The RNA shown here (transfer RNA) has 72 nucleotides and comes from a Patescibacteria group bacterium. Its Rfam family is "tRNA". Rfam describes the family as follows. Transfer RNA (tRNA) molecules are approximately 80 nucleotides in length.

[in-house]
RNA sequence: GGGCGCGUAGCUCAACGGUAGAGCGGUUGUCUUAUACACAACUGGUUCUAGGUUCAAAUCCUAGCGCGCCCA
Repeated sequence: GGGCGCGUAGCUCAACGGUAGAGCGGUUGUCUUAUACACAACUGGUUCUAGGUUCAAAUCCUAGCGCGCCCA
C1' cells in the first nucleotide's frame, strides 16, 4: 500500500428497516447470629463519528476513526 471482518449497557453478546434486549455485573430488600447462596425488585445505552437513502436506520449506502486477520 491492497483485500476482508468487527465496533451496541461496566464486561460477554443478541436484535426482519418499525418501542434496543439477554446473561454476568451494580444497588436495595427478604432470608441468616453474620457472610455467602437463593429469591424479589430496581439500575442500566447520544448503538464509534459525520453525511446520504427512507414515512421510519443499530440494521442499507458513502467517507472517516479505532481494532483484528490475510496478501504484498
Background
Its mean pLDDT, the model's own confidence on a scale to 100, is 82.